């Protein structure tokens, strides 16, 4: 380096739900919470669902694929 995997050990993210904020909306911040996750780490490139002032306009990476960076173990 690649492949494989969460057993072990460090750790990590945080679903519904609540509360402020913000947006026409889908939703997104912050705190709190824990369903769960081997990238549930980033990117909206492709699909595919959402939404609107319907456009060369958004949004969802915890809906599939891609890409791309990475912690421990084995082979």
């Nucleotide at each position: 380096u690649a492949u494989u995997g969460a057993a072990a050990a460090a750790g990590c993210c945080a679903a519904a739900c609540u509360u402020a904020u913000u947006g026409c909306g889908a939703g997104a911040u912050a705190a709190g919470g824990a369903c769960g996750g081997a990238a549930a780490g980033c990117c909206a490139u492709g699909g595919g669902c959402c939404u609107c002032u319907a456009g060369u306009a958004g949004g969802u990476u915890g809906c599939c694929a891609g890409g791309u960076u990475a912690c421990c173990a084995a082979u």
c-di-GMP-I riboswitch aptamer from Sulfurovum sp., 75 nucleotides, folded computationally. Rfam family: c-di-GMP-I riboswitch aptamer. Rfam describes the family as follows. GEMM was predicted in a large-scale screen for bacterial structured RNA regulatory elements.